[in-house]
Context: one part of a larger RNA
Molecule: small-subunit ribosomal RNA, central domain
Organism: uncultured Alphaproteobacteria bacterium
């Protein structure tokens, strides 16, 4: 080198785009670099192997042969890889016509609720709990009616429904904008797949500057509970939660399952299309494409389970794993304002 693995035992990068590299559709021609065959030269001797021989045998020694997987050169082969030329359409892409959608960005608007403010009615309680108390209230609370302000979130619809690469996305309207699916043929003609580095996005919390601040609420204070109670429960309450710009780069970032392609039984629900048949015109049946669920054949699996959305049978490429602890730590490097992130050991121990 080869050989084993990665849903739950160690192990799939949080997710895309993409450089190098690796791998790559059908047919025909050419070349002959890889590949394969033959010849020639070389491949020192000794050693090893084979056949003989010499020391009484053996070790040892001598003679001959073979071998020497290699290299160079030359003559050939042309299936495969490669290079090159030409052609093609099944992969990929484009066009045209439709379709669905909480996909993204910006601006505007809306109603319910909570809180606060003003006014009216009204009077002694309200609130809260397992029970209480802190708390609020005769300076008029709670309740109720009207008016106003402000911020945040969008009940019902709502659905193992939809969209997005993932993170994620849910009131309504407008503007700008990305992607997907289906159908018809047309065009292009392998333009493809993956992707070390790189680069972009990346919940929440956190950080910087400036706004905003209704509700909620780390910290904090008080009341309870308790042996104690730095908690659970209650009353308050600041950062924060919201907006703009800039950082951070992590999550059980999970389907704990990398991406792409092909092949391999069925049944059933649902979403978006197309098509065909029937129709009482409400709809129903069949076929088909793409998504999303359920139950399962074969097969796989240690089992659980997976099962055309594979964890089945194969191929290509990347990432990762190698007993537990020490430790995702130390040191060093890189990044960051910081918090820290990332890369990543060893001694020792078992």
């Nucleotide at each position: 080198c080869u050989g084993g693995g990665c849903g739950u035992a160690a192990a799939g990068c949080g997710u895309g785009u993409g450089u190098a590299g690796g791998c790559g559709g059908a047919c025909g021609g050419a070349u002959a670099g890889g590949u394969c065959g033959g010849g020639u030269g070389u491949g020192a001797a000794a050693u090893c192997c084979c056949g003989g021989g010499g020391c009484u045998c053996a070790a040892c020694c001598c003679c001959g042969g073979a071998a020497g997987u290699g290299c160079a050169u030359u003559c050939g082969a042309a299936a495969c890889c490669a290079u090159u030329c030409g052609u093609c359409u099944a992969g990929g892409g484009u066009a045209u016509g439709a379709u669905a959608g909480a996909g993204g960005a910006u601006a505007g608007c809306g109603g319910a609720a909570c809180u606060c403010c003003g006014a009216g009615u009204g009077u002694a309680g309200a609130g809260g709990u397992g029970g209480a108390a802190u708390u609020c209230g005769u300076a008029g609370a709670u309740a109720u009616u009207c008016g106003g302000a402000a911020g945040a979130a969008c009940a019902u619809c709502a659905g193992u429904g939809g969209c997005g690469a993932a993170a994620g996305c849910g009131g309504c309207u407008a503007u700008c904008u990305g992607g997907a699916u289906c159908a018809u043929u047309a065009c292009u003609g392998a333009c493809g797949c993956u992707g070390a580095g790189a680069u972009a996005c990346g919940a929440a919390a956190g950080c910087g500057u400036g706004g905003g601040g209704a509700g909620c609420a780390a910290a904090c204070a008080g009341g309870a509970u308790u042996a104690g109670a730095u908690a659970c429960c209650c009353u308050g309450g600041u950062a924060g939660u919201c907006c703009a710009c800039g950082c951070c780069a992590u999550a059980a970032a999970c389907u704990a399952u990398g991406c792409g392609a092909g092949c391999u039984a069925a049944u059933u629900g649902u979403c978006a299309g197309u098509u065909u048949c029937c129709u009482u015109c409400g709809g129903g049946g069949g076929a088909u494409u793409g998504g999303u669920g359920a139950u399962u054949a074969a097969g796989c699996c240690a089992a659980c389970g997976c099962g055309u959305u594979a964890a089945g049978c194969u191929c290509g490429c990347c990432g990762c794993c190698u007993g537990g602890g020490g430790a995702g730590u130390a040191c060093g490097g890189u990044c960051g304002c910081a918090a820290g992130a990332u890369u990543a050991a060893a001694a020792c121990u078992u």